[in-house]
RNA sequence: AGAGUUUGAUCCUGGCUCAGAACGAACGCUGGCGGCGUGCUUAACACAUGCAAGUCAAGGAGAAAGCUCCCUCGGGAGUGAUUACACUGGCGAACGGGUGAGUAACGCGUGAGCAACCUACCCUUUAGACAGGGAUAACUCAGCGAAAGUUGGGCUAAUACCUGAUAAGCGCACGAAACGAUUGUUUAGUGUGAAAAGAUGGUUAUGCUAUUACUAAAGGAUGGGCUCGCGUCCAAUUAGAUUGUUGGAGAGGUAACGGCUCCCCAAGUCUACGAUUGGUAGCCGGCCUGAGAGGGUGGCCGGCCACACUGGGACUGAGACACGGCCCAGACUCCUACGGGAGGCAGCAGUGGGGAAUUUUGCGCAAUGGGGGAAACCCUGACGCAGCGACGCCGCGUGAAUGAUGAAGGCCUUCGGGUCGUAAAGUUCUUUCAGCAGGGAAGAAUUUAUAGGGGAGUAACUGCCCUUGUGUUGACGGUACCUGCAGAAGCAGCCCCGGCUAACUCCGUGCCAGCAGCCGCGGUAAUACGGAGGGGGCAAGCGUUGUUCGGAGUCACUGGGCGUAAAGCGCACGCAGGCGGCGUGGUAAGUCAGAGGUUAAAGGCAUCGGCUUAACCGGUGUAAGGCCUUUGAUACUACCAUGCUAGAGUGCCAGAGAGGAUAGCGGAAUUCCCGGUGUAGCGGUGAAAUGCGUAGAUAUCGGGAGGAACACCAGUAGCGAAGGCGGCUAUCUGGCUGGUAACUGACGCUCAUGUGCGAAAGCGUGGGUAGCAAACAGGAUUAGAUACCCUGGUAGUCUACGCCGUAAACGAUGGACGCUAGGUGUUGGGGGAGUCGACCCCCUCAGUGCCGCAGCAAACGCAUUAAGCGUCCCGCCUGGGGAGUACGGCCGCAGGGCUGAAACUCAAAGGAAUUGACGGGGGCCCGCACAAGCGGUGGAGCACGUGGUUUAAUUCGAUGCUAACCGAAGAACCUUACCUGGGCUUGACAUCCUUCGAAAUUUGUAGAGAUACAGACGUGCCUGGCUUGCCAGGAACGGAGAGACAGGUGCUGCAUGGCUGUCGUCAGCUCGUGCCGUGAGGUGUUGGGUUAAGUCCCGCAACGAGCGCAACCCCUACUCUUAGUUGCCAUCACUUCGGGUGGGCACUCUAAGAAGACUGCCGGCGACAAGCCGGAGGAAGGUGGGGAUGACGUCAAGUCAUCAUGGCCCUUAUGUCCAGGGCUACACACGUGCUACAAUGGUCCGUACAGAUGGUAGCGACGCCGCGAGGCCAAGCGAAUCCCAGAAAGCGGACCUCAGUUCGGAUUGCAGUCUGCAACUCGACUGCAUGAAGCCGGAAUCGCUAGUAAUCGCAGGUCAGCAAAACUGCGGUGAAUACGUUCCCGGGCCUUGUACACACCGCCCGUCACACCACGGGAGUCGGAUGUACCUGAAAGCGGUGGCCUAACCUUCGGGAGGGAGCUGUCUAUGGUAUGCCUGGUAACUGGGGUGAAGUCGUAACAAGGUA
Repeated sequence: AGAGUUUGAUCCUGGCUCAGAACGAACGCUGGCGGCGUGCUUAACACAUGCAAGUCAAGGAGAAAGCUCCCUCGGGAGUGAUUACACUGGCGAACGGGUGAGUAACGCGUGAGCAACCUACCCUUUAGACAGGGAUAACUCAGCGAAAGUUGGGCUAAUACCUGAUAAGCGCACGAAACGAUUGUUUAGUGUGAAAAGAUGGUUAUGCUAUUACUAAAGGAUGGGCUCGCGUCCAAUUAGAUUGUUGGAGAGGUAACGGCUCCCCAAGUCUACGAUUGGUAGCCGGCCUGAGAGGGUGGCCGGCCACACUGGGACUGAGACACGGCCCAGACUCCUACGGGAGGCAGCAGUGGGGAAUUUUGCGCAAUGGGGGAAACCCUGACGCAGCGACGCCGCGUGAAUGAUGAAGGCCUUCGGGUCGUAAAGUUCUUUCAGCAGGGAAGAAUUUAUAGGGGAGUAACUGCCCUUGUGUUGACGGUACCUGCAGAAGCAGCCCCGGCUAACUCCGUGCCAGCAGCCGCGGUAAUACGGAGGGGGCAAGCGUUGUUCGGAGUCACUGGGCGUAAAGCGCACGCAGGCGGCGUGGUAAGUCAGAGGUUAAAGGCAUCGGCUUAACCGGUGUAAGGCCUUUGAUACUACCAUGCUAGAGUGCCAGAGAGGAUAGCGGAAUUCCCGGUGUAGCGGUGAAAUGCGUAGAUAUCGGGAGGAACACCAGUAGCGAAGGCGGCUAUCUGGCUGGUAACUGACGCUCAUGUGCGAAAGCGUGGGUAGCAAACAGGAUUAGAUACCCUGGUAGUCUACGCCGUAAACGAUGGACGCUAGGUGUUGGGGGAGUCGACCCCCUCAGUGCCGCAGCAAACGCAUUAAGCGUCCCGCCUGGGGAGUACGGCCGCAGGGCUGAAACUCAAAGGAAUUGACGGGGGCCCGCACAAGCGGUGGAGCACGUGGUUUAAUUCGAUGCUAACCGAAGAACCUUACCUGGGCUUGACAUCCUUCGAAAUUUGUAGAGAUACAGACGUGCCUGGCUUGCCAGGAACGGAGAGACAGGUGCUGCAUGGCUGUCGUCAGCUCGUGCCGUGAGGUGUUGGGUUAAGUCCCGCAACGAGCGCAACCCCUACUCUUAGUUGCCAUCACUUCGGGUGGGCACUCUAAGAAGACUGCCGGCGACAAGCCGGAGGAAGGUGGGGAUGACGUCAAGUCAUCAUGGCCCUUAUGUCCAGGGCUACACACGUGCUACAAUGGUCCGUACAGAUGGUAGCGACGCCGCGAGGCCAAGCGAAUCCCAGAAAGCGGACCUCAGUUCGGAUUGCAGUCUGCAACUCGACUGCAUGAAGCCGGAAUCGCUAGUAAUCGCAGGUCAGCAAAACUGCGGUGAAUACGUUCCCGGGCCUUGUACACACCGCCCGUCACACCACGGGAGUCGGAUGUACCUGAAAGCGGUGGCCUAACCUUCGGGAGGGAGCUGUCUAUGGUAUGCCUGGUAACUGGGGUGAAGUCGUAACAAGGUA
């Protein structure tokens, strides 16, 4: 510091997501040690049990056990004991500890103030401590009660209580002076108010003295109270709130100011700078994050506040309205004898409950701190420690070195190997930690006792203060630490490995199971699921989840935007507010500088130090910014004063205009009415119909009525703020512009709230209504047509008055001011020059357009009329959908408008531009594409193929064009892959091993055969040993056996190679360098011509090049040369008359070479080009004709069954052998053909002319036989020689005469031939007989542009034969037509639009149906909070009080003062009644919304989307 994700790709906008850090965490797996921290975030839910606040040389009273002694054994005395316990009294209990419910507040933070205050204990100073008195607990007696407890009588003390004296510098009142300034402060005077000679010591003892306690006053310190400035969350769908409310005078009350409270008076006070209301929340130092600014947070530690079961209240006290006090009410729990009582863990432990979740009913007061005390000491769940939890941070360990045979084993493998891996084993070492054993701290300083020394003070001593020695005190803990012992011994997991993001393979699974933070993986080869091996990361932890900040410049102060991405209010006026021209002087609020105060400590930072290190802890230093005070500065802002004229405005002189309002007037046209002429149609459309018309329309002429709108002029002309404004005239009226420079002197700009204007449609009331025209009706169109089209037609459109307040109200661009190159139009002014006058020309002001530089912008584009550069003010935006919806409020007569969410859901939604593709967009061009022609198909019969059906099987593949006489150039067996049945299992086939045998040939039996069994015959070739014979080995072959393996037409053409089809023989497809663009990409390749062609020429930021085109190749058309058998025969000869023979090579021909054609020549056109048109010559003329040749690519096109091949599958079978069957089935449907339907024909007779093939397991002549297919015999030929071989249409002649025929030949019967092991299923052919449909074919559709179509036959491949009517070739005869490119189909180039990119067979909208989800409404119903009115009215305080009770003081002794209980008033918690308001839960039913794989209906949008 960024990254992933919208697209085919690009740039931008924009959201979502990730990588980081953190945590009081939780969960999953795992877990060795230690240190330091930390641990109910939820139920401020309820609590058993124990502990958490006591203590005291004052006071009175005062035990017991035990011990000792006495004893009459009943007991007594002493000690215990200045004791315990309880009581009176003092101090403390208001601290410490807990919690965060409440609180949006002077609660907190910060800085000030109190001349408006208090402060126990502590310190300092001054003065004092006198004389008296009356009670009361405890205790005792009596009573009540279950208990808690309580009543009465009696005794007694005090540092308890009371009275009096004294007394100021204290309080109050009065009054005077000085000072200050808000009511005050200080100083003299007059009246009034206190105390314990208590306690403990010492002593020279009526006393003195020490310490301590006490009283008054003043001061300090500490702690508190109150007030103020500033800061402190969200909601305006909370806009008004308030009656003690705001202020005043007085009084009460308080420590103190104050409506704090009360009486009276006034009517104020707060609020858009957000009152009030609602929601949420303890605040801060800090903590987390961040570069910072910020954002989040407030657990632990520290400061403040609030609370203590809930609510209310006071008492005591220096301090409380009091966590472990009191009273009352309420809820809950417990005890009860039912009468009544008791309680409050948000103290420490602990329990239940809640929850994802949070510890021991531990030890100790040794330390620190607190209370009491003179002290010892006591108390202290504060605190110090220990325990539990990887909850966090930090540290350590689980060993180190060496060790290659690269062990075994795992995994992978291309089978060679690689990897785990120096890893292990082995060898040599070490011993932290844990374990065992031994030693063993610091934390301890005090206090106090004792023995000394010194000091102040005293008459002196004690006592006090300082100091020295000794003794005494440790929960943790026998802990930290140190030493020794043994032995590598006891100690590693978790997550991840598709990209982001470090790390890859195998197996399993097969859109299943599952993963997933985002994008997304999984449908048979998954680096994404699960397992394994390997690897990466971190490590006693690792992951996940949650939350916060960051990344996010994604709320933008730092630091964003608003033409088209979200975003400028429809427009104006304008209050508040914000901002504001030039000069001078002043002030010093902002601003700047210096100084001072404060900003607690802890934390952070720097540095030093202490624990072995670190975490942790300590010392020192520093810092930022805030607030306050003060002293200066005065440029800028502000304020005050005074001027100026450049902004703004006024005056004067001119000017243009559909600016506005009202009234009047005008002509053209439509319609209607009247009249004339006139006759059968008019009207309307793509075509029609509805409609009008013989009752006279339309058309035409004349007259009249009425309403609305104003042709031409008319113009990117004018005016207006916008909406908007268009005949003419008049009246009234707003604004603007130019010129001038007389006047004012900053008077300005913008504008939340507010106010006004505001198209069309719509609403209300009245009027008006010619034309047009929603709704509606009819006619068409259509599958439908509630539309588009047509005929009608009502609201409305017009007017008056009043509403509505919205528009793509758009320049999708807020207003104002200044500045920043130009060019060219146009409107309205002014000036210059010039002229007789004018035009033209130049300058300038104000508007309105176009082009364009810099600059800006994502691009498109904007560009002095900015979207540029700046200033000021306002409005608005923050992903898409839900939704401009719901609820609430305001407005409206209504329709509706303004304001305006959330749940839920998606990972996008969008802008601009690019390349394609597409368009019922455009332009140009081509093709048997159409048109013009000729012949067919579709109808019939048959053949073949396919679908379907059938079947044991009808093997498989091919499926629009581009499958369907296709693979198949030959299915009776074989083929054959299918079915049935019968067999084999190292196999029918390959390699290797062992063993036997040569091989081979052949016979018999069984069987359907495969096969099985039994025989016969027979020994070879090569090498070596060697006695000839024989033995051993090898090669080939056969039998048997074992295992490696074979085999598979089994699957996947969507894992592949190769081959092929198609677009398409269409003219295209690209590259290098350069240039342009942020980029995708463009340019080149576009443009002007031209061509069959990206063919060529010209031009051009392009210049070149490649694959295609063309040419080179083959056949064919003309000629020449060479050659002359098997070919040929012009001349010559012979002839059986056949080029048969001799002869010849001229010709034909054969097959090798050459030549020829190139727009080369001429004319015209064209741009002096390319080229086109015409002509000449030529066998051939503009690529002569035909073939071969198929660019980049498209269709996941076809083929795993030609072959090859990855993976998967079968292995006594999915392999292999055999027999038989099937592929030949048959209600149908489709495709391709053949033959026909006849006379341009059929039949018969005669007769003529090809080319190109093929032939030895072959072609087979001649001859003979057969009606024929064919048979017999057999010559020739491996073929320019022989053979198949007769070409047919044609030509000549005869018959047929228009009919289901002498057309047509299907079908069937009989008889045969041939091939073959075998023609039943299932061959071809022959003869005789039979003689079906069919008389030219609906919608539709195919081929062909010349030697072509049409027509005629011939040959070949495959092949034993043949279902061939197919295919591939060959020649014979031999046409018609093309005006032309509007239309159909396909294609090419340019351009345009696009919401398409799987690319129009695209995309996509809405209703309905189904499922799920959240939300709104809803008769109601159930809660919570709260307002108002009224009732009730506990405790307590205050006030009142006849009667009653009453120690201290007074008394004249009667009583009084004072006090108390009781009663009562006021106030009030709680409770209740009634009625509102707010809010939440739930609800029959209902409404829309979202999501969902393939549902239904249509086709709205995207192309001119077929009606923009």
Molecule: small-subunit ribosomal RNA
Organism: metagenome